RNA sequence: CACGUAUAGCUCAACGGAUAGAGCACCUCUGUAAGAAAGAGGAAGUUGCGGGUUCGAGUCCCGCUACGUGAA
Numbered sequence: 001c002a003c004g005u006a007u008a009g010c011u012c013a014a015c016g017g018a019u020a021g022a023g024c025a026c027c028u029c030u031g032u033a034a035g036a037a038a039g040a041g042g043a044a045g046u047u048g049c050g051g052g053u054u055c056g057a058g059u060c061c062c063g064c065u066a067c068g069u070g071a072a
């Protein structure tokens, strides 16, 4: 310098359009002698930060930051 990534505790989804979802983990209940499995329910998000465009932005544009890859 170029490209890519950044969304829940973790791993990841999400045509510019309804209240941002799923699995695992976590909490409660059922279950059991007590557990596990299994089942039911629940909590958990400033979509890295700051701006812009738009009726509407996780998504598009600009800058910055962190990480990764490549070139020199």
Base pairs, nucleotide, nucleotide: 001070002069003068004067005066006065009024010023011022012021017055026042027041028040029039030038048064049063050062051061052060